[in-house]
RNA sequence: ACCGACAAAGGCAAACUUGCCGAAAGGCAAGGACGCAAAGCCAUGGGUCUAACACUCCACAAGGGGUCAUGAUCGCCAGGCUGCCGAAG
Numbered sequence: 001a002c003c004g005a006c007a008a009a010g011g012c013a014a015a016c017u018u019g020c021c022g023a024a025a026g027g028c029a030a031g032g033a034c035g036c037a038a039a040g041c042c043a044u045g046g047g048u049c050u051a052a053c054a055c056u057c058c059a060c061a062a063g064g065g066g067u068c069a070u071g072a073u074c075g076c077c078a079g080g081c082u083g084c085c086g087a088a089g
Stems, first nucleotide, its partner, number of pairs: 002089001003086002011036002016031006034075001040081003044078003047073003054067005
């Protein structure tokens, strides 16, 4: 250095519930633990989710449908930056 133990010290926290924010996806806080050796950080590439605005279609109208990221996700994958511990190999 790779690597990752029925190791030690610690760490994070899925679903679900409550409150707040948001048009939504989702986020934040508290509770809660399914899991995680980067489940720490960065939306750079791909994927996925949403569709307020915009464009557009239907409709007399009210209203409804479609497309789209500039929105979201790093606990989907890849890439980048940083980092605790130390058995075996």